Transfer RNA from an archaeon, 73 nucleotides, folded computationally. RNAcentral records the identical sequence in 2 taxa. RNAcentral holds the sequence, with entries from ENA and MGnify. Its Rfam family is "tRNA". The literature on the family includes a 1993 paper in Trends Biochem Sci by Hou, "The tertiary structure of tRNA and the development of the genetic code". The family's RNA type in Rfam is transfer RNA.
[in-house]
RNA sequence: GGGGCGUUAGUCUAGCCUGGUAGGACUCAGCGUUCGGGACGCUGCAGCGGGGGUCCAAAUCCUCCACGCCCCA
Numbered sequence: 001g002g003g004g005c006g007u008u009a010g011u012c013u014a015g016c017c018u019g020g021u022a023g024g025a026c027u028c029a030g031c032g033u034u035c036g037g038g039a040c041g042c043u044g045c046a047g048c049g050g051g052g053g054u055c056c057a058a059a060u061c062c063u064c065c066a067c068g069c070c071c072c073a
Stems, first nucleotide, its partner, number of pairs: 001072007010026004020056001028044005049065005
């Protein structure tokens, strides 16, 4: 220098091909339960790596960049 894959909440992860309400688990907070706690149940907080573009609408498509891993030179 060229190519491939990956980046989603505090942690892990689905969704991307085929655009249409961002889902799950753990953690955390509140409530219930308990003499109290744990466990269990209910509710809640919190997320698409960054910029630009296309579109009525972008996590998803296009493009540039950043970071990580791998391959070629």